RNA sequence: GUGCGUGUAGCUCAGUUGGCAGAGCAAACGACUUUUAAUCGUUAGGUCGAGGGUUCAAAUCCCUCUACGCACA
Numbered sequence: 001g002u003g004c005g006u007g008u009a010g011c012u013c014a015g016u017u018g019g020c021a022g023a024g025c026a027a028a029c030g031a032c033u034u035u036u037a038a039u040c041g042u043u044a045g046g047u048c049g050a051g052g053g054u055u056c057a058a059a060u061c062c063c064u065c066u067a068c069g070c071a072c073a
Base pairs, nucleotide, nucleotide: 001072002071003070004069005068006067007066010025011024012023013022019056027043028042029041030040031039049065050064051063052062053061
């Protein structure tokens, strides 16, 4: 340099024929407990890598860029 893949919550990841952004773990608070742990309940946490385009509507479709991985050169 060329091709392909990945980027979504603190972490690991779902979310496909475009239509409310989710789960588990972690965190905070509460219940229980002599206390901790475990268990149960509640809550918070997101510019969906960046910019632009299409659309009534984009994490999702298109273009460019970017970080990382793999293959080729």